[in-house]
Context: one part of a larger RNA
């Protein structure tokens, strides 16, 4: 390599989108690339294999098959695969009537809560603990009424509820705008499915410029604890969270489980649609999600189990022993942290 894997053992690309490529629904025909058969020609001899022979045997030589898996030519067969035409609806899309949603963008708004400031009442404490101390407080805290400013997040509803490709989205309104779902079956007529490169999005932290800054809090200071205490607790406290605009490109980016298609007991809840039937708020069917259990059947087990980790097809990505190392050199990207691509010697 071959071959075997990929939920937990080494292994599923963080997610879309789509270039090339591979893969590709029914039916009729045609064609004879591809594939099958028959003939021809080539496949130099030695070698190797198999028979008989010659050295007394053997090694070794001799002769004859075979073999040379393969390349060209030609004649035919056409089932599947390709190529041509023609037609088809079931795949896939359009159009029409419905419907749910924290989906996404920008703009307005809402009221509770911290905190600041200003009054107003009032008096010595508050504040924190495991117990304290820092620390705030007679320059009037704390508490407790009334006004104000300002910044962030949206109790309750809320639900293994819903949306979203994934990251991921949660107060109300509005405006612009993406997807799905269910019914009709009108219309297109296979227009698919997958995707190496490319190419977009990408949670937090991080950077860079200009803002903002209530709370929170990496660093940092100080009390405490401790043998120590560069921590855990406590009193403060800057970046940072927040906005625009630009980078960054990784996460346990998780269902540790690529995507698409079909096919394989049921049971029971639960979200959005449709039919039916009646007792009108229940009972049955049905697609589309989402849980919980469970046969076959798969597994090493645990476990999955129509939302497969079953049985199958197609396509991608990626694993091959531990460490050394996701490093080093290189080369691409990046202000920079640093990504990415990815070895060896040794070693066990």
């Nucleotide at each position: 390599c071959u071959g075997g894997g990929c939920g937990u053992a080494a292994a599923g690309g963080g997610c879309g989108c789509g270039u090339a490529g591979g893969c590709g629904g029914a039916c009729a025909u045609u064609u004879a690339a591809g594939u099958c058969a028959g003939g021809g020609g080539u496949g130099a001899a030695a070698u190797c294999c198999c028979a008989a022979g010659g050295c007394u045997c053997a090694a070794c030589c001799u002769u004859g098959g075979a073999a040379u898996u393969g390349c060209c030519u030609u004649u035919g067969a056409u089932a599947c695969u390709g190529g041509g035409u023609g037609u088809c609806u079931u795949g896939a899309g359009a159009c029409c009537g419905g419907a749910a949603g924290a989906g996404g963008u920008u703009a307005g708004u809402g009221g509770a809560a911290c905190u600041g400031c200003g009054a107003g009442u009032g008096u010595a404490g508050a504040g924190g603990u495991g117990a304290a101390a820092u620390u705030c407080g007679u320059a009037g805290a704390u508490a407790u009424u009334c006004g104000c400013a300002a910044g962030a997040a949206c109790a309750c509803c809320a639900g293994u509820g819903g949306c979203g490709a994934a990251g991921g989205c949660g107060g109300c309104u509005a405006a612009c705008u993406g997807g799905u779902c269910c019914g009709g079956u009108u219309c297109u007529g296979a227009c698919g499915c997958u995707g190496a490169g490319g190419c977009g999005c990408g949670a937090a932290a991080g950077c860079g410029u200009g803002g903002g800054g209530a709370g929170c809090a990496a660093a940092c200071a100080g009390g405490a604890u401790u043998a120590g205490a560069u921590a855990c607790c406590c009193u403060g406290g800057u970046a940072g969270u927040c906005c625009a605009c630009g980078c960054c490109g990784u996460a346990a980016a998780c269902g540790a489980u690529g995507a698409a298609u079909g096919c394989u007991a049921g049971c029971u809840g639960u979200u959005g649609g449709c039919c039916c039937g009646c007792u009108u708020g229940c009972g049955g069917g049905u697609c589309a999600g989402u849980g919980g259990c469970g046969c076959a059947g798969c597994u090493a087990a645990c476990g999955c189990u129509u939302u497969a980790a079953g049985c199958a097809u197609u396509c991608c990505g990626c694993c091959u022993g531990g460490g050394g190392a996701g490093u080093a050199c290189g080369g691409u990207c990046g202000c920079a942290a640093g990504a990415u691509u990815a070895a060896a010697a040794c070693u066990c």
Small-subunit ribosomal RNA, central domain from an uncultured bacterium, 348 nucleotides, folded computationally. The coordinates come from a structure-prediction model, not an experiment, and the mean pLDDT is 89. Rfam family: Bacterial small subunit ribosomal RNA.